Notes: This is a predicted structure of a 75-nucleotide RNA (transfer RNA) from Elusimicrobia bacterium RIFOXYA2_FULL_50_26.
RNA sequence: GGGCAAUUAGCUCAGUGGAAGAGCACUUCCCUUACAAGGAAGGGGUCGCAGGUUCGAGCCCUGCAUUGCCCACCA
Repeated sequence: GGGCAAUUAGCUCAGUGGAAGAGCACUUCCCUUACAAGGAAGGGGUCGCAGGUUCGAGCCCUGCAUUGCCCACCA
């Protein structure tokens, strides 16, 4: 330098253009002498950044950034 993949909640990940979910974690309550486990409820998101397309974008297009992998070059 070229190619591919990933980027969504604190973490791991879903999400086929109609507008955001799960598990774990966290908070409160129940249960327990207490803790754990279990049960109930709840909070938490500018979907990496910037543009574009569209009536409408997490999803499609472009650029950039970060991470990983492969190839090439130099040595």
The prediction has a mean pLDDT of 81.
The same sequence occurs in records of 2 taxa.
It matches the Rfam family "tRNA".